[in-house]
């Protein structure tokens, strides 16, 4: 220097969940508690993937206005509510890959 990984040593990190007049529009993050797990669950958004949003279309329903019409109905306009599609400059490094760094032991 390279490869390998719990047989050994020192250990390390911290899922879900709970708390916080915490931050954020949200996804999520931070601090404390707590351990599901992890041999890089150290770090880095370079690539892919996923999540959330402003926004842009679409569908359905409701009432209002206007036009037309014998009535029923039809057309147009914007408003409200719901649903789903696309969607990053935000987020996830404990989604995968890549870069950088790294303890003990063995070869």
């Nucleotide at each position: 220097g390279u490869c390998u990984u719990u047989a050994u040593g020192g250990g390390g990190c911290a899922a879900a969940c709970c708390c916080g007049u915490g931050c954020g529009a949200a996804a999520g993050c931070c601090g404390g508690g707590g351990a599901c797990g992890c041999a890089a669950a150290g770090u880095u958004u370079c690539c892919g993937a996923u999540c959330u949003a402003a926004g842009u279309g679409c569908u359905u329903g409701a009432a209002u206005c206007a036009g037309u019409u014998u009535u029923a109905g039809c057309u147009g306009a914007g408003u409200c509510a719901a649903g789903g599609a696309c969607g990053a400059u935000g987020a996830u490094a404990g989604c995968g890959g890549g870069g950088c760094u790294g303890c003990c032991g063995g070869a």
Annotation: c-di-GMP-I riboswitch aptamer from Novimethylophilus kurashikiensis, 107 nucleotides, folded computationally. The sequence was found by an Rfam model in a public genome assembly. Taxonomically the source falls in Novimethylophilus (Bacteria, Pseudomonadati, Betaproteobacteria, Methylophilaceae). Its mean pLDDT, the model's own confidence on a scale to 100, is 78.